[in-house]
Molecule: SAM riboswitch aptamer (S box leader)
Organism: Hymenobacter metallilatus
RNA sequence: UUUUUAUACAGAGGCGCUGAGAGACAGGCUCGAAGAAGCGUCGGCAACCAUCCGCAACUCCGGAACGGUGCCAAUUCCUGACCAUAUAAAAA
Numbered sequence: 001u002u003u004u005u006a007u008a009c010a011g012a013g014g015c016g017c018u019g020a021g022a023g024a025c026a027g028g029c030u031c032g033a034a035g036a037a038g039c040g041u042c043g044g045c046a047a048c049c050a051u052c053c054g055c056a057a058c059u060c061c062g063g064a065a066c067g068g069u070g071c072c073a074a075u076u077c078c079u080g081a082c083c084a085u086a087u088a089a090a091a092a
Base pairs, nucleotide, nucleotide: 001092002091003090004089005088006087007086008085013042014041015040016039017038021031022030023029025080026079027078028077043072044071045070048068049067051064052063053062054061076084
């Protein structure tokens, strides 16, 4: 990068550095010098994978949250394309 499967109306932000953009794309609308995005750090949410516990049962169901990811304005912000976008897991 491509393919497959699953999920996307729930949930969760402080500080430091920095300094003008950000919300994928188009159109809206919104956020932003009372500090955007990014980076660092500490914290949190969730439960996809792994692990562990309960159960007769490794596969279903429920629970835990030390590990691998992810996420922490607005329903994926809204509408459109659903052969879109994002994330997870697997395969090539």